[in-house]
Description
Model confidence (mean pLDDT): 76 of 100. Predicted 3D model of a 91-nucleotide RNA (TPP riboswitch aptamer (THI element)). The model forms 95% of the base pairs in the Rfam consensus. Rfam family: TPP riboswitch aptamer (THI element). Rfam links the family to the GO term thiamine pyrophosphate binding.
């Protein structure tokens, strides 16, 4: 010096549906479906667009898959530790 590795710390981006009930409530998938000190996610399938899309299940516009090597999408800092260059001592 240059890569990789990453405790830890800040700080950002997102959803929040479908059925039943007159409301509460129940039920169903999921991390997350009562805006909650949660949960996920930050270069990329969190999360939007296409899309009230296709196809298949379902009580169910829910929910699986395609779509999707499509388009868009939110950060930085960093010890420990590994490799490995070049210079200096020293033998």
């Nucleotide at each position: 010096g240059u890569a990789a590795a990453g405790a830890c710390a800040a700080a950002g981006g997102g959803g929040u549906g479908c059925c039943u009930u007159g409301u509460a409530u129940g039920g169903c998938u999921g991390a997350g479906a009562u805006u909650a000190u949660a949960c996920c996610c930050u270069c990329g399938a969190a999360c939007c667009u296409g899309a009230u899309a296709c196809a298949g299940u379902u009580a169910g516009u829910a929910c699986u898959g395609u779509c999707g090597u499509a388009g868009g999408a939110a950060u930085u800092g960093g010890a420990a530790u590994u490799a490995u260059g070049u210079c200096c001592u020293u033998u």